[in-house]
RNA sequence: GUACACGCGAGUUUGAUCCUGGCUCAGGACGAACGCUGGCGGCGUGCCUCAUACAUGCAAGUCGGGCGGAGCCGGCGGGCAACCGCCAGUCGAGCGGCGGACGGGUGCGUAACACGUGAGCAACCUACCCCGGGGUGGGGGAUAGCGGGCCGAAAGGCCCGGUAAUCCCGGCAUACGCCCCCGGCGCGCUAGGCGGCGGGGGGAAAGCCGGCGACGGCGCCCCGGGCGGGGCUCGCGGCCCAUUAGCUAGUUGGGGGGGUCACGGCCUCCCAAGGCGACGAUGGGUAGCCGGCCUGAGAGGGUGACCGGCCACACUGGGACUGAGAGACGGCCCAGACUCCUACGGGAGGCAGCAGUAGGGAAUCUUCCACAAUGGGCGCAAGCCUGAUGGAGCAACGCCGCGUGGGUGAAGACGGCCUGCGGGUUGUAAAGCCCUGUGGAUCGGGACGAGGACCGGCGGGGGGCCGCCGGGGGGCCGGUACCGAUCGAGCAAGCCCCUGCUAACUACGUGCCAGCAGCCGCGGUAAGACGUAGGGGGCAAGCGUUGUCCGGAAUGACUGGGCGUAAAGGGCGUGUAGGCGGCCGGGUACGUCGGCGCGGGCAGCCCGCGGCUCACCCGCGGGAGCGGGCCGAAACGGCCGGGCUCGAGGGCAGGAGAGGGACCUGGAAUGCCCGGUGGAGCGGUGAAAUGCGUAGAGAUCGGGCAGAACACCCGUGGCGAAGGCGGGGUCCUGGCCUGGCCCUGACGCUGAGGCGCGACAGCGUGGGGAGCGAACGGGAUUAGAUACCCCGGUAGUCCACGCCGUAAACGAUGGGUACUAGGUGUCGCGCGGGUUUGCCGGGCGGUGCCGGAGCUUACGCACUAAGUACCCCGCCUGGGGAGUACGGCCGCAAGGCUGAAACUCAAAGGAAUUGACGGGGGCCCGCACAAGCAGUGGAGCAUGUGGUUUAAUUCGACGCAACGCGCAGAACCUUACCAGGGCUCCCCGGCCCGCUGAGCGGCGGGAAACCGCCGGGCGUCCGGGCAACCGGGCGAGGCGGGUCGCGGUGCUGCAUGGUUGUCGUCAGCUCGUGUCGUGAGAUGUUGGGUUCAGUCCCGCAACGAGCGCAACCCCCGUCGGUGGUUGCUACGAUCGCUUCGGGCGGUCGGGCGCUCCGCCGAGACAGCCGGGAACAACCCGGAGGAAGGUGGGGAUGACGUCAAAUCCGCAUGGCCUGCAUGCCCUGGGCUACACACGUGCUACAAUGCGCGCGGCAAUGGGCGGCGACCGGGCGACCGGGAGCGAAUCCCCAAACGCGCGCCUAGUUCGGAUUGCAGGCUGCAACCCGCCUGCAUGAAGCCGGAAUUGCUAGUAAUCGCGGAUCAGCAUGCCGCGGUGAAUCCGUUCCCGGGCCUUGUACACACCGCCCGUCACACCACGAAAGGGGGUCGCACCCGAAGCCGGCCGGGCGACGGCCGUCGACGGUGAGGCGCCUGAUUGGGGUGAAGUCGUAACAAGGUAGCCGUAUCGGAAGGUGCGGCUGGAUCACCUCCUUU
Repeated sequence: GUACACGCGAGUUUGAUCCUGGCUCAGGACGAACGCUGGCGGCGUGCCUCAUACAUGCAAGUCGGGCGGAGCCGGCGGGCAACCGCCAGUCGAGCGGCGGACGGGUGCGUAACACGUGAGCAACCUACCCCGGGGUGGGGGAUAGCGGGCCGAAAGGCCCGGUAAUCCCGGCAUACGCCCCCGGCGCGCUAGGCGGCGGGGGGAAAGCCGGCGACGGCGCCCCGGGCGGGGCUCGCGGCCCAUUAGCUAGUUGGGGGGGUCACGGCCUCCCAAGGCGACGAUGGGUAGCCGGCCUGAGAGGGUGACCGGCCACACUGGGACUGAGAGACGGCCCAGACUCCUACGGGAGGCAGCAGUAGGGAAUCUUCCACAAUGGGCGCAAGCCUGAUGGAGCAACGCCGCGUGGGUGAAGACGGCCUGCGGGUUGUAAAGCCCUGUGGAUCGGGACGAGGACCGGCGGGGGGCCGCCGGGGGGCCGGUACCGAUCGAGCAAGCCCCUGCUAACUACGUGCCAGCAGCCGCGGUAAGACGUAGGGGGCAAGCGUUGUCCGGAAUGACUGGGCGUAAAGGGCGUGUAGGCGGCCGGGUACGUCGGCGCGGGCAGCCCGCGGCUCACCCGCGGGAGCGGGCCGAAACGGCCGGGCUCGAGGGCAGGAGAGGGACCUGGAAUGCCCGGUGGAGCGGUGAAAUGCGUAGAGAUCGGGCAGAACACCCGUGGCGAAGGCGGGGUCCUGGCCUGGCCCUGACGCUGAGGCGCGACAGCGUGGGGAGCGAACGGGAUUAGAUACCCCGGUAGUCCACGCCGUAAACGAUGGGUACUAGGUGUCGCGCGGGUUUGCCGGGCGGUGCCGGAGCUUACGCACUAAGUACCCCGCCUGGGGAGUACGGCCGCAAGGCUGAAACUCAAAGGAAUUGACGGGGGCCCGCACAAGCAGUGGAGCAUGUGGUUUAAUUCGACGCAACGCGCAGAACCUUACCAGGGCUCCCCGGCCCGCUGAGCGGCGGGAAACCGCCGGGCGUCCGGGCAACCGGGCGAGGCGGGUCGCGGUGCUGCAUGGUUGUCGUCAGCUCGUGUCGUGAGAUGUUGGGUUCAGUCCCGCAACGAGCGCAACCCCCGUCGGUGGUUGCUACGAUCGCUUCGGGCGGUCGGGCGCUCCGCCGAGACAGCCGGGAACAACCCGGAGGAAGGUGGGGAUGACGUCAAAUCCGCAUGGCCUGCAUGCCCUGGGCUACACACGUGCUACAAUGCGCGCGGCAAUGGGCGGCGACCGGGCGACCGGGAGCGAAUCCCCAAACGCGCGCCUAGUUCGGAUUGCAGGCUGCAACCCGCCUGCAUGAAGCCGGAAUUGCUAGUAAUCGCGGAUCAGCAUGCCGCGGUGAAUCCGUUCCCGGGCCUUGUACACACCGCCCGUCACACCACGAAAGGGGGUCGCACCCGAAGCCGGCCGGGCGACGGCCGUCGACGGUGAGGCGCCUGAUUGGGGUGAAGUCGUAACAAGGUAGCCGUAUCGGAAGGUGCGGCUGGAUCACCUCCUUU
């Protein structure tokens, strides 16, 4: 010098965000338990539950140096011996002494002076021990043991005889001091406490041992002091409940007495009437208290095992005895319960001592060793006793330490797992090689803990005794620790976890199952979350789980929180206690601060040092918290006293006001009554009806009556504490404001309880009753309508008196004081200026709005704070249960105030954000409506679908956005379906084996596929041969067998790619940077205009950009240039026809002017003019132009939505199937048919139909084709067949026009259906094709509710082409011809865009959500009662025992009797709490129950609060209140220009 060293967060409410708020996790700890596992050592720890019951053994004895003395042993003597005597030793039992009040156990009880801490006793005790003083003289007596006898099963007891003491006794002795009384002195914290003097009275004792003795030692008695121990008293401190608020009769005090070691109401008699309590008495519940221990940054919280201190208890309750000490754990008595013994007469017992047993329990040890050490009792001592203690044993129960090996070792082995198949990983891990030797095994050595008792000797001292030297038995642990040697990697690793929090990932299995889970949550066919495996992470002889405590939790906030809307300001005032309190002196010293010393035991904690090899552990030294005391300081607070005036109050003068109470009074309106006029309706609604009216309503005029409320003024205004207060007048009365002076002198602020006031509804009694109007009646509405609307209408609304005491009693904002920018209204009063009804400036008080700093999660608040501070009160601590139950208080009742728990949830919430939505608003689009044209829905048929049927009617598509859709061609095929017959292949690829080897034909069975058979034939090279041919090699391919891949229109479009539909050709969707916001996010993109358009312009904290829009592309429309065959042709020639006209056609030549076909260009841009707008964007009109305001059409589809569609187009993960879910074939089915719907065709006719004649397109297609033309046929078509791979040839028109007929008719409309006869395609038209002719001629006369398309070359109408295709078109995709009507307009329906608003929605209104009822389960309340518990009271009984009294005649003892008290027990009436209870009440919870629709958007009647009433239910209605109500209009205020 140090003793100090220290604070972390995360998950979960939402689509997202911030905040609030709860739940949960990560940490540490434990006397633990459970699961799996387990090598060693050290040090600790070990019945937390039944203070349950205990077998057995042990746990408190000792002393012969107190006494008599049995027995035994030894010695001596006598005796033959038995035996007897003496002595020494030992010693059972007994007498006696000391100790059994310590040590050890437990935590029941106890909320108390029990404990802790600090004090006090002038109110006390203390054996043994120490110190000091004095003494120990002389007598007497009994009794156990013992002997004899007796009773009893036993325990035990009785009688007789006799005996000792350190036993007992004294009216013997002595006694300084001691005790008592009297007198008087000094001191003292003055209840006679201490010291001291004199006098009187009283009180003792025991001996034993050693020694020849003197004497010594141990005792004994009296007195005083001490040490240690104890008793009593007091201050302060430490649990819960107020749903325990009043408690108390010995109670509080006093006097006398008793009792105790001692004070005391401790006890008793008498007297007084006190004592305690919101600073929590009393009662109830719980609990031993502390040092400490755990946790925590700390403050704090929790706890009281082990160790230490105190207390209490010892089977339960009571009691005393003995003793220094006990109301006594291993003593006694009584009572009770229980256990045991018994001969039934009686007895015995108390482990909460150490072990141990049973029981209980999740759970807690050996019936061990030793007194060697430490300590205790006894003893002179030796020593004895000691389950205290020291040790060992058991248990991973905890802490600490060690080991299970170290090095090297890549072919990265085998195996496992995964795999994208290459490989990756386990993994230097293993093996192999080289080592080491802790623990282990064997052998050997081997402790510390033991110092000294005792004996001997020497020295010192008055003595107890002390010092030195020598000898010196004795070790439970234990042959243990430790050391050495040898052996040899040999014997030693598990547990939990791996979705996030939280460190660690794959595979398979499973399929909302099995299961997991601390919270959020996983699992419904690809699960890192279940199970297993591989791998990984963590810890390690342990690891997890459970339980408990603290922490995190600032989530009870002292340190260190809050209350406008999240939970939270009392409805308002008045005021008690309490808390807090202005300015200036003085005093005091209670708080406060400083210094000093005392206590704060040991252990523990912290620091330092040391001892076990380290550590845990242990030892030594130091430190710390806290309590009270003394001294000091005096700023601040307190207290005492003095002063002051600014706080507060008063006086004086003015003033405003719906402030309160009582009485009087007025007019308008309404209703009713009477009368007049009048004559049919009135009233009411969305529309109606009920209702009123010819008995005269309504309307209108006059008159009268009644009750209630006071229009305009009126305001954003005023007053009041709040509730609340509104015609006028009078009286009474409270508060407030302004002005200037005077007075009091802190008299103030707040305010738990208390008291008062307190809208509406409601209650009681009595009035009153016009209007309104719960309930109720009726009418409507409706699915219903216990409602909303309408017609009536009772309580009530009004008054008086008395209750009630609630509310969205709200500014959801308690009161007071002070401070902190402004601006602008308004009310009251007063001041100054001044140009004086006016205006300007400033003051005080009230009341609004806007706004700065600051604050706030945000919204917002902002001198009227939600800002900055202080003081006081009230209140909050997750949601539900619940403002409920129980209890208490209040009330006539309704009910109010106070106010829980079980159980249950992982949230419930506030503000704000983005969306979505609204039976919210604004603006604007769209064939959305409207206007119009044509349809659909009715008929027949076609086609698709549902349904049904079927062996199968394959599958998919399902509002828009499935349904003439996939199908742009189902007779077989297709074909995926069904039945039957077959195959294990075929197709494709690879490999192996065998056969065959370049071709084919035929036969049998069969429906075919297929199964089987037969015939004949063969490439190329080499050799032989002329050749035929023979032998050998090679060989694409084929067949058979095997194998691996395979095959599947099987499943999953909720695993996917791709593609597509849809919102929607809608005008939107985003980004970068910047800025704003804590943030989600906003801004930009909003606004003012404009546009088809987020198109453009202007403005703007935004500036830019991207994907969309538009444009660029294609087609059509005008013009030009260019090119000219197969196109065109004005021109020429020629031929044919000719109605004769240069009329028509063909060919050739010429040409490209025209048409046309291509290509390339031009043109249109709001360019020009006028007007409007803002001088813009742009709009309107006009000119020119082929075309005008994107000219028409097409292609083009943003970010995204619908788990939209498709695994059956294709592709594809996974799963499934693999003699079949694959493959082949024949036949059938997809074409069914009582129905229903969608999409179409054809019609119902005269704007039509039929017949005849005449005339005009475009797009396209064509060689297995289109097919002119000719012939045949009524026709479909057939037989021939030119031309054309096509601007050349062909397919190739209709509506229309003209003419004739039909004459309103189921027809000359309509064509279904059916019959017959044909044609075509095709292997094949039966199921099941198309076409033709003849015949048949159905329904249908314009279509209910409803509903579709279309804004111009459009609708409507007419035909034509094409794809698919052998054939089959009313469908689809295209083409051209003819060619309209209407658009006032945006209120409404549908869809959409932008802005805004509300929201409890966010799988987003097809959302959310409420209550009854039904079912299941759970906890709770009530309940006739039932059961046991506890507490006090009254009475009865009265054990043991203490105390008191008495006892029969000598005294004493014993014994007995009586009395007070008195445990247990009994009776009775109660208090409190617990358990239970038929039934009953609500509550909670529970994937898909019933009824309705209350709430959230104006939730479709705005909602909510209080109250009353009614109703299956949510709820409805009345009265009053709130905005936490949307929307429109108006008013006012504010802001901006």
The prediction has a mean pLDDT of 85. Small-subunit ribosomal RNA from a Bacillota bacterium, 1537 nucleotides, folded computationally. NCBI's taxonomy places the organism under Bacteria, Bacillati, Bacillota. RNAcentral holds the sequence, with entries from ENA and SILVA.